[in-house]
Context: one part of a larger RNA
């Protein structure tokens, strides 16, 4: 910009897009076949392997503002107990997130129409013939059925809902003038995210739990500092499952989300 008011919210499905996969063992059945050695068709079950999509209970992995040991060196005057700085110093561990090796879930499948094929009935051509009319079977392939995008589908859809003055002149309508007035919505700005490169999308902005904070909890680390007790001492105990704890749950207006601008019009050729 267009879809002949403007909006919000839900949707229809033209057409496109993806998908389509093997294999192995089990019944039937040591059946049919077959002298025997073997070893089936159709049918019916139960697992792999390979690709997807999703996810984080589980199993790991990462987790640089978590939590402990620990070395060296500066420094808080000194001990204690602690901070820098050496790849997070290094080491053992890990929440939430991301993630796979892990967990879940898909390939189904009645149908249509058909290749090749295999058939019916049946002429041309008195016979014969699946075709020339008619009529039927019959693939992992085609079209649908499952998934996903879709109304710029310009044939531009469909549904609910919101919203848009007064007055003068002139009137039968139309129609013209003037003054207010800015609506539903949208947006800027803000506070923020399992959204995310910017954008966009998504919850919120005081009629508020969006964010930090703060408050219980969880989680993780693993037994803080001080003190007392034993040891000569290193240590070890006991207060004490302590004592810290990003990002997790939940509450709670303490702090910021102020206060405002902007566009959008007046019933629709």
């Nucleotide at each position: 910009c267009g879809u002949a008011g403007g909006a919000g919210u839900c949707u229809u499905g033209a057409g496109g897009a993806a998908u389509u996969c093997u294999c192995u063992u089990c019944c039937u059945a040591g059946u049919a076949c077959g002298a025997g050695a073997g070893g089936a068709c159709c049918g019916g079950a139960a697992g792999a392997g390979g690709g997807g999509a999703g996810c984080c209970u589980c199993u790991g992995g990462u987790g640089u503002g978590c939590c402990a040991g620990u070395u060296a060196u500066u420094c808080c005057g000194c001990c204690a107990g602690g901070a820098g700085u050496a790849g997070c110093g290094c080491u053992g561990g890990g929440u939430a997130u991301c993630c796979a090796u892990g967990c879940u879930c898909c390939g189904a499948u009645a149908g249509g129409a058909u290749a090749a094929g295999c058939g019916c009935u049946g002429a041309a051509a008195g016979c014969a013939u699946c075709u020339a009319a008619g009529c039927g079977c019959c693939a992992a392939g085609c079209c649908a059925u499952c998934u996903c995008c879709a109304a710029g589908a310009u044939a531009a859809g469909g549904a609910c809902u919101c919203c848009c003055a007064a007055u003068c002149a002139g009137u039968u309508u139309u129609u013209g003038g003037u003054u207010u007035a800015g609506a539903a919505g949208a947006c800027c700005c803000c506070u923020c995210g399992a959204a995310g490169a910017c954008u966009a999308c998504g919850a919120g902005g005081u009629u508020g739990a969006u964010a930090g904070g703060c408050a219980g909890g969880a989680u993780g680390u693993g037994g803080a500092a001080g003190u007392c007790c034993c040891g000569u001492a290193a240590g070890g105990g006991a207060u004490u499952a302590a004592g810290c704890u990003g990002a997790c749950c939940u509450g709670u207006a303490c702090u910021a989300a102020u206060c405002g601008g902007u566009c959008g019009u007046u019933c629709g050729g």